[in-house]
Context: one part of a larger RNA
RNA sequence: GAUUAACGCUGGCGGCGCACAUAAGACAUGCAAGUCGAACGGACUUAAUCGAUUCUUUUAGAUUCGAAGCGGUUAGUGGCGGACUGGUGAGUAACACGUAAGCAACCUGCCUAUUAGAGGGGAAUAACAGUGAGAAAUCAUUGCUAAUACCGCAUAAGCUAGAGACACCGCAUGGAGUAGCUAGAAAAGGAGAAAUCCGCUAAUAGAUGGGCUUGCGUCCGAUUAGCCAGUUGGUGGGGUAACGGCCUACCAAAGCGACGAUCGGUAGCCGAGCUGAGAGGCUCAACGGCCACAUUGGGACUGAGAUACGGCCCAGACUCCUACGGGAGGCAGCAGUCGGGAAUAUUGCGCAAUGGAGGGAACCCUGACGCAGUGACGCCGCGUAUAGGAAGAAGGUCUUCGGAUUGUAAACUCCUGUUGUUGGGGAAAAGAAGGAUGGUACCCAACAAGGAAGUGACGGCUAACUACGUGCCAGCAGCCGCGGUAAAACGUAGGUCACGAGCGUUGUCC
Numbered sequence: 001g002a003u004u005a006a007c008g009c010u011g012g013c014g015g016c017g018c019a020c021a022u023a024a025g026a027c028a029u030g031c032a033a034g035u036c037g038a039a040c041g042g043a044c045u046u047a048a049u050c051g052a053u054u055c056u057u058u059u060a061g062a063u064u065c066g067a068a069g070c071g072g073u074u075a076g077u078g079g080c081g082g083a084c085u086g087g088u089g090a091g092u093a094a095c096a097c098g099u100a101a102g103c104a105a106c107c108u109g110c111c112u113a114u115u116a117g118a119g120g121g122g123a124a125u126a127a128c129a130g131u132g133a134g135a136a137a138u139c140a141u142u143g144c145u146a147a148u149a150c151c152g153c154a155u156a157a158g159c160u161a162g163a164g165a166c167a168c169c170g171c172a173u174g175g176a177g178u179a180g181c182u183a184g185a186a187a188a189g190g191a192g193a194a195a196u197c198c199g200c201u202a203a204u205a206g207a208u209g210g211g212c213u214u215g216c217g218u219c220c221g222a223u224u225a226g227c228c229a230g231u232u233g234g235u236g237g238g239g240u241a242a243c244g245g246c247c248u249a250c251c252a253a254a255g256c257g258a259c260g261a262u263c264g265g266u267a268g269c270c271g272a273g274c275u276g277a278g279a280g281g282c283u284c285a286a287c288g289g290c291c292a293c294a295u296u297g298g299g300a301c302u303g304a305g306a307u308a309c310g311g312c313c314c315a316g317a318c319u320c321c322u323a324c325g326g327g328a329g330g331c332a333g334c335a336g337u338c339g340g341g342a343a344u345a346u347u348g349c350g351c352a353a354u355g356g357a358g359g360g361a362a363c364c365c366u367g368a369c370g371c372a373g374u375g376a377c378g379c380c381g382c383g384u385a386u387a388g389g390a391a392g393a394a395g396g397u398c399u400u401c402g403g404a405u406u407g408u409a410a411a412c413u414c415c416u417g418u419u420g421u422u423g424g425g426g427a428a429a430a431g432a433a434g435g436a437u438g439g440u441a442c443c444c445a446a447c448a449a450g451g452a453a454g455u456g457a458c459g460g461c462u463a464a465c466u467a468c469g470u471g472c473c474a475g476c477a478g479c480c481g482c483g484g485u486a487a488a489a490c491g492u493a494g495g496u497c498a499c500g501a502g503c504g505u506u507g508u509c510c
Stems, first nucleotide, its partner, number of pairs: 001509003005506005012382006018375002020340001025338003029335003034080003039077002042074004049067004054062003087293003097217007106210002111206007119153001121151002128143006159184004165178002168175002189198003219265003226256002231253008268290004272283004295316005318329004346372001348371003354368001355366002358363001387413002395406004419451001420447006429437001454499005459480003465494005475482002
């Protein structure tokens, strides 16, 4: 000098930041991922209308029932999104990260551009209704039904596979092109009066996002010296989007290592941050990028994308419900609770802004985010007054008793209103409307010096000294050291010095 700090004493205000470093301990409760009725069949509800019925004040009005039906709500099927956002740092010494390259070994939903296409059929199933089982969670069975759900057929090349032809290129395996042949593979509709729009299928290119490979860099220990059996390489096969011992069968016996293998310990990495003249050293809190994880371990499914925090299955531990047969759960999301700890906040408001998901849109969802609350935890700014004022008041302290000092300090006189209080007005942030923040910021008026100073030190280092008490006691102390009867070093008082809404101590780094 710095700090995610804590502790002691003290504490007026504002702005901007930051806030479980420990138990990746356990979690009550609420919320954090939905949306689309313009994909679909239902269910419920309902205005005008029509038909029938009853009554009356009979060209009409009212009541009841039924039909069809605009609109509304929506459990279910279906689509897209739940792989983003948000959290944490347990594991990981590794192509995890950083940086520089490569993929002639790869994938990419939504988006953009372009080229073509969408013909004709089928069988189901949830919802629903019935029956049954169960305490529940839920399940079984019979019957009915729809689709942008599912399945054949047709058509289709610049796609896939195959055998060739022509001509070209390179970086080893090889790569791209042209015109044909053979075989194969597609589709879905919805809204609107229409125009048209939104979708669907195939293909090419782009963009974006990812996957893989490689050079270099990346902590400590040799009181860890040898390590390795799919191990190292090859061939055949499998698998993957893709290369590869990634997997498998066989064959060979290789491969790594004092330029530190293996083993053990520690640790998320970086941009950056702190310090330093620099070189360097240290750190990974906040913000941003990457990685890993989601009660512990394992597994796959779906999908463009996961081996999936708020999905599924199995096993373990734990908690809860139970009719004992069986079930339910996962805050390292936001709040909050217990526990641990020196120590770390509200079970708040709002989707107004920014951003995201869905939707044609209106809109809806969003503890992301925007705000407010708590905390001097940090940085910055402001205030606690201003000017005059000597009888140098009183009081305190010291005294050689003369005085000195506190000290222009106070009183007293004047001035001001930063701040404060009360009242009034009142934003920008939203391009037309729409503001949680918030009657906030800010502006105006009135009022009254009124409400606002402490902490540490004073032997030397190191700015600042006397008195009393104590008497190697009580105590101090960062180092040297002080205290045994005049202690500037202990305790108290007065004075002084330093910093100041803070000051000091402790921890950690340079």